Molecule: SAM riboswitch aptamer (S box leader)
Organism: Arthrobacter sp.
RNA sequence: GACCCAUCCAGAGCGGCUGAGAGAUCUGGCUCCACGACGCCGCAGCAACCACCCAUGACAGGGACGGUGCUACCGCCAGGAUCGAUGGAAA
Repeated sequence: GACCCAUCCAGAGCGGCUGAGAGAUCUGGCUCCACGACGCCGCAGCAACCACCCAUGACAGGGACGGUGCUACCGCCAGGAUCGAUGGAAA
């Protein structure tokens, strides 16, 4: 890292640092936020994509030590866009 595939209404928060905006983008709305949001770090947890283990006729099922991911609101909502995010695969 082009192209491709799958998923995006379930689930899961505390502490420390920081200090003004944040919820991806545009328009409109709604919401969070100095009683400290967003972000970063630590720990904890959720989930089960990959890997792995158990079991199977089986690609059904069960598990959760590893690699990611995620832990306000349906990707916050509606509309728009050759939109985005995460995982896998990959010239």